[in-house]
RNA sequence: UUCUUAUCCAGAAAGGCGGAGGGAACAGGCCCUGUGAAGCCUUAGCAACCAUUCCCAUUGAACCAUGGGAAAAGGUGCUAAUUCCUGCCCCGGAUCGGGGAAAGAUAAGAA
Repeated sequence: UUCUUAUCCAGAAAGGCGGAGGGAACAGGCCCUGUGAAGCCUUAGCAACCAUUCCCAUUGAACCAUGGGAAAAGGUGCUAAUUCCUGCCCCGGAUCGGGGAAAGAUAAGAA
């Protein structure tokens, strides 16, 4: 980098350096930002995808496996706004609402 699968309306910020942008890309909208953006570092936290430990169910029993749950100090990830919203398709009582797709992000596995 590509492919497969799962998830994406929940949750969680302070400090230091920095010094003007940021919210993936393009467009439109709407926001955040000198009461300090991006980025880097430290500490803290959230979550529970993987690993780990424990419990329950499936079994006559045990192991494995699968499903559910709990913990959480490991590997990642994340800590404004639904993935900020829309863009393509479908439906409806149609300046709107609902569903799906595409794209993206993250994890695990594979090439």
Molecule: SAM riboswitch aptamer (S box leader)
Organism: Caldisericaceae bacterium